[in-house]
This is a predicted structure of an 89-nucleotide RNA (SAM riboswitch aptamer (S box leader)) from a bovine gut metagenome. The RNAcentral record of the sequence draws on MGnify.
Parts: sequence; structure tokens; C1' cells
RNA sequence: CUUAUCAAGAGUGGUGGAGGGAACGGCCCUGUGAAGCCCGGCAACCUGCUUAAAGCAAGGUGCCAAAUCCGGCGGUGACGAAAGAUGAG
Repeated sequence: CUUAUCAAGAGUGGUGGAGGGAACGGCCCUGUGAAGCCCGGCAACCUGCUUAAAGCAAGGUGCCAAAUCCGGCGGUGACGAAAGAUGAG
């Protein structure tokens, strides 16, 4: 850069100590302990098995508060775009 998906799913644990939720504006979470790390879990994509389809495994990344938390741009609205995230090439 291209492409697919983004309303589901996932801890009463340990460690750690003040932050975090992409950016901006909100609004939230947090010493009833944030981020990170360990263990545990989920199963999105790739991989493997199997199949008409489903399904199974959990190896590689990934993920485990709130619809990508909401909004912004276009649109009467549904929705779309932009931006972002994840996988694959």
C1' cells in the first nucleotide's frame, strides 16, 4: 500500500503502583486499585483435521469495561465516508 472484518465471546487470580479508554471534543473506568508483566480465558483472521454445510483443535498473530463508548464529515432517514484496530498478501 491492497483486501476482509469490526453490535457477539472472554477472571472475585497473582504482581504492580497512577493511570487508562488510538488522536480531538465529550463522557466514562480506576487506591472497592489504572497501564505493564505472569497465569487463566475467548475464538476474529491465518494454519491443521473434518464436512454438503456445520463442527473440532488452539499452532501463529490477536483479543478479554461501555456498539470501534459516543460525537464530528455527507445524508430526511436507513446508511455511507474519513480515521482507527485486527488478520492476510
Its mean pLDDT, the model's own confidence on a scale to 100, is 84.